[in-house]
Parts: sequence; structure tokens; C1' cells
RNA sequence: UGGGGCGGACGCAUGAUCGCUCCGGCCUUGUGCCGGGGAGGAAAGUCCGAACACCGAAGGGCGCGGUGGUUCCUAACGGGAACUCCGGGAAACCGGGGGAAAGUGCCACAGAAAACAAACCGCCGAUGGGACGGGCAACCGUUCACAGGCAAGGUUGAAAAGGCGAGGCAAGAGCUCACCGCCUUCGUGGCGACACGAAGGGCAGGGCAAACCCCACCGGGUGCAAGACCAAAUAGGGAAACGCUUGAGGGCUGCCCGCCUGAUGUUUCCGGGUAGGUUGCACGAGAUGUCGGGCGACCGGCAUCCUAGUCAAAGGAUCAUGGCCUGCGGUUGCAAGGCAGGAACAAAAUUCGGCUUACAGGCCGCCCCAAUUU
RNA sequence: GGCGACGUAGCCAAGUGGUAAGGCAGAGGUCUGCAAAACCUUUAUUCAGCGGUUCAAAUCCGCUCGUCGCCUCCA
Repeated sequence: UGGGGCGGACGCAUGAUCGCUCCGGCCUUGUGCCGGGGAGGAAAGUCCGAACACCGAAGGGCGCGGUGGUUCCUAACGGGAACUCCGGGAAACCGGGGGAAAGUGCCACAGAAAACAAACCGCCGAUGGGACGGGCAACCGUUCACAGGCAAGGUUGAAAAGGCGAGGCAAGAGCUCACCGCCUUCGUGGCGACACGAAGGGCAGGGCAAACCCCACCGGGUGCAAGACCAAAUAGGGAAACGCUUGAGGGCUGCCCGCCUGAUGUUUCCGGGUAGGUUGCACGAGAUGUCGGGCGACCGGCAUCCUAGUCAAAGGAUCAUGGCCUGCGGUUGCAAGGCAGGAACAAAAUUCGGCUUACAGGCCGCCCCAAUUU
Repeated sequence: GGCGACGUAGCCAAGUGGUAAGGCAGAGGUCUGCAAAACCUUUAUUCAGCGGUUCAAAUCCGCUCGUCGCCUCCA
């Protein structure tokens, strides 16, 4: 210098003017004045885990759901750290993880055969058999591919019953042997997953559990529209008093009489409870700095700080200056000055810990590889 | 704000590991003097999108996008 890997922090700055919202203060009580606070790394998706609240009594079993190498961290977790095995990469580094020798199921098409192995082509036909020839005979030779033997090779497929080489055989085959793989046992190291080594076994056990299932561990349900308190109007519930055919009240009516109707009434109180209001709800597994422990996630001590709180849900706009990016132009090429344009993803909603996803643009640190120079 | 369900052709939809049924609509054809009806043919190379498990995914798992529904009290 070029290419790559991993991690961190930022995500316009300053000023002016005009607004929005919450809190405090003032008195002239006005939609006033003054002072102060006011989004994020993901506030998002709502995918996990908790706190908290109510239902409820959750001790056990069944069922259902979730997680899955080991050890640790943590309030907890499906999160994180370190280690381990497998896979990818030249490396830095990245991705993945219980059990398929408990049982059940599935493996379409193709193919002989898809899991108690089997035999289409093929190889052989030692042994038994047929035919022919030789021989006195025992038997020998040739031939058939009939019984039978075999699974090396071919063919299919995503996948074919340890691999490869040698011996062996009628032909073959872990049938035998060397190496590799696998299994069992033992030893050593490690908390452990696991690693290394030795001896033995001729090899059994194809794949799928993000199929049922088995093993281990975890989980009661519902979510702040949970829940608590205060509490209109109307309707309805309860109680008491009045009224009871000698007529309350209602209809016709502005009122009286009259007519019709006939307990459906009137008043007061109580309880539930809607609208509405208050609360839950802003000091917390808190933030910053520093010291110490730990490989690390993380933990502990000390000091300082208080940092949105709404529900028709505020969080902004404009201008100026500076910075950033892109293009034009400039230049041999850069740079400077100049002109034009641009600036992401997205906004708390009870609160935390994570994960995942989105993100213009530049910044910082560490590591790997290659080349060049000193 | 919280909780849940769904997404297959222009429309309605079956299909839950093995080449994506069917109906309506559309296009072309047969029939007809012309139409309608009927009959025949045709339309998913991407099952909302992306990734993973598997030999194989519309189907199983995860993430993203979109649509719809429910959530005070009394009766």
C1' cells in the first nucleotide's frame, strides 16, 4: 500500500427567532410571566426471560409446551463467557451440537434390492447331476449351466450393508493379513465435555427426532385495557315511611269541575357500578467515574448524580455560520477557493435483562494474508 | 398498548413432507346466419418474502412484511 476478519463508539455542531409538552414559583388568575426538564441504538418486531398485579392455592401424578456439548456468569433466560468436538476457510476467523446398538414410522420416482437384506445383468459351477470321449476298473478329460455356490464388477438412486492393497479361492467374500476407520475394556490427564496411549474384537450399528418418541432440566393462568381508590346523570336492585277502592298517582286540560283508568305510585336512605378523576408510574437487578478480584462473561468497594411521564399522547420548524458526502468545474495529478445538490433507520406508553431485524455517512482499535521500501 | 388468527392464479378455495385438486372469471376453438348455453383446450416456472432442517418443503423451524379479530362494567 492492497485485500480480508473481529470489536467499539458516533449517528451533525453552535447561535438566533418562532412554537409543543411537563414541573416549580409569582399575582394582575391571563389558555399570563419567570425559571428548569424533555427519546433511541435500536425507543421497532413483541421473539424469549423476569419484576409487579390479580385470579387462584399450583404438594404430587397425567397431559401439554419449551430448552438441549461441558463448566461457569446471571434475579432469570431459548441470553452471555471460556473450553470441547464436528464442518468451512490459506489464515485471522466463521457456522453447528443430547439419543437412530429402547420402540414405532417414513425413505416418492428409479432400481435386483431402501434394511430380518436380496440377486436383474454377471462370475463360478469346487460339490452333486446330465451328455460325450478315454480306461478292465478305480478314475481322468471335455462339455452343459440342471441343482447349487458367490456378491468382486455393472446398472438405479440423495443414500446400497466398512475403505484400500495383498494373499487366498472353482468363483468370491474380513475368509486371512498390513494400514486407516469402527466397537469393547483398561490406564493417564482434565471439575467436566473430552483428549492421549495400550490391549483386545473381524465389523455388528444406512439416513431422518426443525417425524412420533426416549432421556435430563424448566414452566399454574392472565397481562398495567393487570389491579387499587374516589365517584355524576340515567336505568335497574334492596330497605323504610306514606298511600290501599272512603282513591295515591296517571290520561283528557293552562287551571278547576267532570269523565276514563286503578297501586303500575311518591319521598328518603343504602349497596353495586358506568362516564370522569386519582393511583399503579418514574430511586432503579439505576447512571457516570475510579480502585480491586477474575482468562472472560461478570462481581465487589468508594465517590458523585437524579435523567421524559403523556392518553385527540409533546418530542418541532425556519434562518445564519461551520463541518460531512456526491456531482460539476479546477489541476499533469492531488489540494485550496467556486457552483449545484444531499444528509439514514426510526420515535418512549408499567418497568427492567437479552435476542432479532432496519440503518445515509464517516471515525477508532486489534488481528490475518500478500507485495514493496527501510 | 396487550393478546391471538390468517396469507395458495384476477376472485373463491382443496392440499399438513414426494411432479399444486376444483369452481367462477379471462383467452382460443367447436357448434350457430349471429349470439347464449354446452363441449374441448389453455392460464401457479415465485404457494406473502428471506434464511434453515431434509435426498426432497406450499407443508417442519426461525426472521421479516401485510391483513383481520378480541381486550371496561351491568344485564
Two RNAs folded together computationally: RNase P RNA and transfer RNA, 449 nucleotides in total. Its mean pLDDT, the model's own confidence on a scale to 100, is 78. Rfam match: Bacterial RNase P class A. Rfam classes the family as a ribozyme.